[in-house]
RNA sequence: GCAGUCAGCUAGACGACCGCUUGCCCUUAAAAGCAAGAGGAAAGUCCGGGCAGCAUAGGAUACGACAGUCGCUAACGGCGACCGGGGGAAACCCUAGGGAAAGUGCCACAGAAACAAAACCGCCACGCAAGUGGUAAGGGUGAAAUGAGUGGGGUAAGAGCCCACAGCGUCAUAUGGUGACAUAUGGAGAAGGUAAACCCUGUUGGCUGCAAGGAGGUUAGCAUAUAAGAACGAUCCGUUCGCUAGCCGAUACCCGCUUGAUUGUACUAGCAAUAGUAUGACUAGAUAGAUGGUCGUCCACGACAAAACCCGGCUUACAGGCUGGCUGCCAAC
RNA sequence: GGGGGUGUAGCUCAGCGGUCAGAGCAGCGGGCUCAUAACCUGUUGGUCGUUGGUUCAAUCCCAACCACCCCCACCA
Numbered sequence: 001g002c003a004g005u006c007a008g009c010u011a012g013a014c015g016a017c018c019g020c021u022u023g024c025c026c027u028u029a030a031a032a033g034c035a036a037g038a039g040g041a042a043a044g045u046c047c048g049g050g051c052a053g054c055a056u057a058g059g060a061u062a063c064g065a066c067a068g069u070c071g072c073u074a075a076c077g078g079c080g081a082c083c084g085g086g087g088g089a090a091a092c093c094c095u096a097g098g099g100a101a102a103g104u105g106c107c108a109c110a111g112a113a114a115c116a117a118a119a120c121c122g123c124c125a126c127g128c129a130a131g132u133g134g135u136a137a138g139g140g141u142g143a144a145a146u147g148a149g150u151g152g153g154g155u156a157a158g159a160g161c162c163c164a165c166a167g168c169g170u171c172a173u174a175u176g177g178u179g180a181c182a183u184a185u186g187g188a189g190a191a192g193g194u195a196a197a198c199c200c201u202g203u204u205g206g207c208u209g210c211a212a213g214g215a216g217g218u219u220a221g222c223a224u225a226u227a228a229g230a231a232c233g234a235u236c237c238g239u240u241c242g243c244u245a246g247c248c249g250a251u252a253c254c255c256g257c258u259u260g261a262u263u264g265u266a267c268u269a270g271c272a273a274u275a276g277u278a279u280g281a282c283u284a285g286a287u288a289g290a291u292g293g294u295c296g297u298c299c300a301c302g303a304c305a306a307a308a309c310c311c312g313g314c315u316u317a318c319a320g321g322c323u324g325g326c327u328g329c330c331a332a333c
Numbered sequence: 334g335g336g337g338g339u340g341u342a343g344c345u346c347a348g349c350g351g352u353c354a355g356a357g358c359a360g361c362g363g364g365c366u367c368a369u370a371a372c373c374u375g376u377u378g379g380u381c382g383u384u385g386g387u388u389c390a391a392u393c394c395c396a397a398c399c400a401c402c403c404c405c406a407c408c409a
Stems, first nucleotide, its partner, number of pairs: 001329010012298007020037005039304001043315002046313005051209004058237004063205005068082005083097001084095004098200002103198002105194003115147001120139002122135005149165005168189001170187007213255002216248007229241004262281008299302001334405007343358004351389001360376005382398005
């Protein structure tokens, strides 16, 4: 320098004027003044949690979700590291990755046969022939054909039927590792695939969502208990509760609402995710819903898109620009 | 803002994971009629919303996107 790979940052800048939302100040109230005012995804709403109500959310079943190991976390279906498998020359990337030897189901068409039952062609024996018997080595069909390859022995012909070497899963032992697992030795073994089919095993989930909730008042009637009914939004248990009707207010405003698993920097522990300590910062809070418009200068001419209770993730969208690590090749020193 | 559901022919809908995805209406051609409708008959028309994955095989199972529809304030 070129090619590749992984990760991070940025998301026009400055100035003037007009306007909007919130807070402060001032005020009877306003106006004026001062200060602050969208994102990395604010999005999809796909997961998880906080918070709120229902019992301080209880037990069992059903139903759902998840699935290598160890760790992180408030929690997770997320993240980190590692193991196994796959791809690449490498850096590195991908991986819904428990169980098919608990049981059931399914495997269309083709094919003789689609999984314990089988002979279509071929091969061998018998037979004049038709055919009968043996054979799963070879052919043919199919996504898949009995499921351990090569060589030798064996046989009428064949076959793990037997042997040697190589491979496979499984069990035991030893060594290393917290572990998944790896390596070595030995034993017995050989009946396909599918669990994003039912299912089994293990873990886990109570329901509803800020349109949650704070939050009604009053009068009359009925009822007085081991009842009936209602609530806990699948069922049972269990727990709790008197019920019905009328009238008044109301269909607004306020609170919830933003200081929080918050964030910058430094140090410490850790491979890392992350955690701790010190110090600093305060950064929208509307309720028909603000965060905009115009002008000037400059440049690389500006993408995707905009809060609505709040966080942690995932997924998806995204113009241009900048930076760093690593790998390979070429060149020079 | 939150919750739930649906996408198959122009329209309304069917469709055990399996042979070629169908039905009615509509459209087009022919017949019948003096003519039109009805009726009879033939026929056209599908990236199964999109993209990946599981499987031998996907409209169907799983995931992510896209579009559309419905419901939801409090005392009560």
Predicted 3D model of RNase P RNA and transfer RNA as a complex of 409 nucleotides. It holds a member of the Rfam family "Bacterial RNase P class A". Rfam's curators write: Ribonuclease P (RNase P) is a ubiquitous endoribonuclease, found in archaea, bacteria and eukarya as well as chloroplasts and mitochondria. The family's RNA type in Rfam is ribozyme. The prediction has a mean pLDDT of 79.